Annotation
Small-subunit ribosomal RNA, 3' major domain from a metagenome, 483 nucleotides, folded computationally. Rfam family: Bacterial small subunit ribosomal RNA. Its mean pLDDT, the model's own confidence on a scale to 100, is 83.
Context: one part of a larger RNA
RNA sequence: UGACGGGGGCCCGCACAAGCGGUGGAACAUGUGGUUUAAUUCGACACUACGCGAGGAACCUUACCUAGGCUUGACAUGUUUUUGACAGCUGCAGAAACGCAGUCUUCUAAGCUUCGGUUUAGACAAUUACACAGGUGCUGCAUGGCUGUCGUCAGCUCGUGUCGUGAGAUGCUGGGUUAAGUCCUCUAACGAGCGCAACCCUUGCUGUCAGUUGCUAAUUGCUUCGGCAAAGCACUCUGACGGGACUGCCUGGGAAACCAGGAGGAAGGUGGGGACGACGUCAAGUCAUCAUGGUCCUUAUGCCUAGGGCUACACACGUGUUACAAUGGUUGGUACAAAAGGUCGCAAAACCGUAAGGUCAAGCUAAUCCCAAAAACCAAUCUAAGUUCGGAUUGAGGUCUGCAACUCGACCUCAUGAAGUUGAAAUCGCUAGUAAUCGCAUAUCAGCAACGAUGCGGUUAAUACGUUCUCGGGCCUUGUACA
Repeated sequence: UGACGGGGGCCCGCACAAGCGGUGGAACAUGUGGUUUAAUUCGACACUACGCGAGGAACCUUACCUAGGCUUGACAUGUUUUUGACAGCUGCAGAAACGCAGUCUUCUAAGCUUCGGUUUAGACAAUUACACAGGUGCUGCAUGGCUGUCGUCAGCUCGUGUCGUGAGAUGCUGGGUUAAGUCCUCUAACGAGCGCAACCCUUGCUGUCAGUUGCUAAUUGCUUCGGCAAAGCACUCUGACGGGACUGCCUGGGAAACCAGGAGGAAGGUGGGGACGACGUCAAGUCAUCAUGGUCCUUAUGCCUAGGGCUACACACGUGUUACAAUGGUUGGUACAAAAGGUCGCAAAACCGUAAGGUCAAGCUAAUCCCAAAAACCAAUCUAAGUUCGGAUUGAGGUCUGCAACUCGACCUCAUGAAGUUGAAAUCGCUAGUAAUCGCAUAUCAGCAACGAUGCGGUUAAUACGUUCUCGGGCCUUGUACA
């Protein structure tokens, strides 16, 4: 100087407390361990691995296994040999890769030319040989890049000066204050940098400009009473540029910074949300995104193909979904979003089918057309039961995608109708348009394991006395046989 303390003081955080809803019990989904296997490819392991890489494992993907094949190679560049083919099409064999046979068969320029060709050079393609290719082989403890975490915590440093023999200290401590090393004040310190904040995006109010595909107040016509057509841009909305909030004003406290309250205001003290992550820590993670040193393989640890596996299943754990019901289930009626996406696409209406879906097909390269809401609300019924709760499992029949749904897809219908009556010890999230609850969309994607992920809106709570305790962190101080 740090680190540590079941030392002290001060402070903060959904850290506790106060509340609400869960997990842990059940079934299923998914990931992991273990076991099994020819293979169940690999990585990730307290917080910071385990719905993670994977924002789509039937084939492909695919890296694994078995079997069949190839060896300048599936891919690149160069040199070299030979050739004008190769590809395509057809047939045979095969699981295919591929093997065999047939068919089909080049171009450009220059020279020579008997106009048939021939020589040289080049392009393209195949072939021979060699340099080499190739490796998701190893090492993340050789690395770059990227990322997680402490932590959006308020810290981490430097120049000059001063103090100290020196390591170092001071500044950064003290008194206040703040979300903040934020600011004020005192001061052997005075300044500065990286962080904080602001600048950026979005949301909440408003003005100007613009007005179709959006809108419809007034006027006219029409009307199936729906802005449908004129007409218009008032309103809503869209979107470009502005305004607006600054402790600016008032009261009180204070030396100031600032704090408490009030007014006005759509918004009040960082208005809400996001992006943004200091010096560093964990030899943290990644050689399987990529790049890369070293090392290893080179008729194989490379490459092609078929089938299988990654989907196994006495078990254990994590994360979720659905429930155990009446604040509910079922049936009927009826209303209201936002944000995305759509031409290899979204698909209305009509008809067929109990349905998944099918047929036909309008419109839409989209503020125009389409995908397209649920909870809520209004009625009826069920009456406390393993039930009209719950839907696992299984049987049968179908639909769709796709070359192909056996291993191993999703969905529909009929039948079947398991566990489960609110969950021990323990443990998680959340402070407001939040939790809880309800649906919708998208990426990936032929289809789908999505109950996942990322967004979007609808309905909409309770509680916070407080900081003694638990956990984590910050500042000062103290002890230390630790570095």